A computed fold for a 350-nucleotide part of an RNA from an uncultured bacterium, annotated as small-subunit ribosomal RNA, central domain.
Context: one part of a larger RNA
């Protein structure tokens, strides 16, 4: 390589967005590139396969045939697939009317609480743990009441509740702004699905410059525990968490499950939106459509489990595995300030 795979055995890219490619609805007409017949010449000989034949047989050798599935022309076909033209409207897009929502940015604003400061009451403790100490405290601590300063986190609502491509997003106002989803059915008229590269997003941590710094807290110091205790406990406490630019670009980045599009039993939640019934009034009945859940028929799986949100059935595209270690390592490339990151072996060994 055929091939068979990628929820858990190797194996889905962190995500979107889009370039080349590659596949692509429904109907006419025509083209004949692809496909299809037929026909010509080509496709050396030996050689392999069938026949028949020489050497006493074979092996070897003569002959003839088959084979060469391949290319070129020519001719005829027109389903299918291209292709050209001119439609269609269901994929898809837009417009018009709604209503949801922690989707982004950016400004302002509140309260509750920790700390720390300043006054007031007020006296020997507090803190802290299994149980101590270290620390604090007569230089008035704790606790208690008033007032101030900063910071960062928004309690309750709050929901197997929403939104977001992911990462993520949770006081509150206000500006901008981005997507879905309902409904109508005007409008374009297949304008589509996927993506190799490419571009931009991308949690914590960590790096740069400038700021901030209350609380928590790597490092670090000290009290404990213990054989020891470079730990778990506890007293402290410094990057760092926070903002602003600019970088890094990983992750159990998990639904460990790619992305599109149809098709196949049902039960029961909950979220937004419509429609009908009844009524004075529908969250409360029927019912459509959308994202979200439990349970399950078929069915699929090695089992667990999946089951319309498939891991069922079937089509397109991408990405990806190919026994364990060696090793996500070493060498080169790229890529970064630097951490390192991406790509990504082999000898060996079992």
């Nucleotide at each position: 390589c055929u091939g068979g795979g990628c929820g858990u055995a190797a194996a889905g890219g962190g995500a979107g967005u889009g370039u080349a490619g590659g596949c692509g609805g429904c109907a006419u007409a025509u083209u004949a590139a692809g496909u299809u017949a037929u026909g010509u010449g080509u496709g050396a000989a030996a050689g392999c396969c069938c026949g028949c034949g020489g050497c006493u047989c074979a092996a070897c050798c003569g002959c003839g045939g088959a084979a060469u599935u391949g290319c070129a022309c020519a001719u005829a076909a027109a389903a299918c697939u291209g292709g050209u033209a001119a439609g269609c409207u269901g994929g898809a897009g837009u417009g018009c009317a709604g209503g949801a929502g922690a989707g982004g940015u950016a400004a302002g604003u509140g309260g509750a609480a920790u700390u720390c400061c300043c006054g007031g009451u007020g006296u020997a403790g507090c803190g802290g743990u299994g149980g101590a100490a270290u620390g604090c405290g007569u230089a008035g601590a704790u606790a208690u009441c008033g007032g101030g300063a900063g910071g960062a986190a928004c309690a309750c609502c709050a929901g197997a509740g929403g939104c977001g491509a992911a990462g993520g997003c949770g006081a509150c106002u206000u500006a901008c702004u981005g997507g879905a989803c309902u409904g109508u059915a005007a409008c374009u008229g297949a304008c589509g699905c996927u993506g190799a590269g490419g571009c931009u997003c991308g949690a914590a941590a960590g790096c740069g410059u400038g700021g901030g710094g209350a609380g928590c807290a790597a490092a670090c110091a000290g009290g404990a525990u213990u054989a020891g205790a470079u730990a778990c406990c506890c007293u402290g406490g410094u990057a760092g968490u926070c903002c602003a630019c600019g970088c890094c670009c990983u992750a159990a980045a998990c639904g460990a499950u790619g992305g599109a599009u149809a098709c196949u039993a049902g039960a029961c939640g909950a979220u937004g939106g419509g429609g009908g019934u009844a009524u004075a009034a529908a969250c409360u009945c029927c019912u459509c459509c959308u994202g979200u859940g439990u349970c399950g028929a078929a069915g699929c799986a090695a089992a667990c489990g999946c089951g319309a949100u498939a891991a069922g059935u079937a089509u397109c595209c991408c990405g990806c595995c190919u026994g364990g270690g060696g090793a996500g390592u070493a060498c080169g490339g790229c890529c970064g300030c630097a951490a390192g990151g991406u790509u990504g072996a082999a000898a060996c060994u079992c």

Notes
The prediction has a mean pLDDT of 87. RNAcentral holds the full RNA, with entries from ENA, Greengenes and SILVA.